Overview
This is a predicted structure of a 246-nucleotide part of an RNA (large-subunit ribosomal RNA, domain VI) from a Candidatus Woesearchaeota archaeon. It was read from a public genome assembly. The source organism's lineage runs through Archaea, Nanobdellati and Candidatus Woesearchaeota.

Context: one part of a larger RNA
RNA sequence: UUUGAAAGGAAGAAUCUUCUAGUACGAGAGGAACGAAGGUUCGGAGCCACUGGUCCACCGGUUAUCUGAUAAGGUAUGCCGGGCAGCUACGCUCCAAGAGAUAAGUGCUGAAAGCAUCUAAGCACGAAGCCCCCCUUAAAAAGAAAUUUCCUGAACACUCAUAAAAGAUGAGUUUGAUGGAUACGGUGUGUAAGUGCCAAGGCAACGAGGUAUUUAGCACGCGUAUCCCAACAGUUCGUACGUUGU
Repeated sequence: UUUGAAAGGAAGAAUCUUCUAGUACGAGAGGAACGAAGGUUCGGAGCCACUGGUCCACCGGUUAUCUGAUAAGGUAUGCCGGGCAGCUACGCUCCAAGAGAUAAGUGCUGAAAGCAUCUAAGCACGAAGCCCCCCUUAAAAAGAAAUUUCCUGAACACUCAUAAAAGAUGAGUUUGAUGGAUACGGUGUGUAAGUGCCAAGGCAACGAGGUAUUUAGCACGCGUAUCCCAACAGUUCGUACGUUGU
C1' cells in the first nucleotide's frame, strides 16, 4: 500500500397517481394485468447553498443601582429589538436493478407396475424469504497473509485545527502564511461622541427631544493580502557506517 477469513446492517418498508386503457374480457352493465414513469408517508445515512430555529461572539434601545456630573462603563444572561459563523429541522441530498441455490407449488422424461404417474435414476421452473451484490469493521485470520519501497528514519519539542475528555488524528515549523497583529473586502447593528442649528416651557438659569455633520460609530469565531510578532533553541530513540574492547 493491499487482499479479505470472519463479524455487523432492515436499509429499506408501505401506499397512491398517470400511461398501459375505457384496451383485453363481456350481449350489456361493467372492467383488468404484464410493463414503464412520477409522487406521498414511515425508517436510515449525510449536509447547512436556501427556508426556519438558536446564537451567555456582537450591535442597538431601555429600567434599577454604583463609579461626584458628562462621556464611558460595572452588576442584575435585567428586560426588549436584531443578529454572521457554528449547531440544527421545520430545510436539502441519497437509500436501485441484478446473479445463484431453494420452499410451497408447477412441469419434462420415466420405470417399479407393457397402462398411468413431477420421482424411484435424471432434468427444468418457482418467493418480500436464504446466499451474493451494497455499506461498515477487519491479518492475534496464532495455519499470525501478500506486494513494493525504505531504515538518509521516527518521536518529543514549538505554532496550530478540517481533530479533540486524556491519548490519538491532521496542518505547519523561516526553502514558512501555522497562529496572532495590521490593511482591505465581506458581514452584523442602525446613524456614535463632539459641535452647529431648532425646540414645548421658563423672568432667568436651564431644557426632554429633533435635525445636520453621518449608509455614521462599533464589532467580527469569515475571506484575501502582508513575514510586523511567535513557530526559537534543541532533545531522545532507532538504523547504517567507523573505532575500541570481548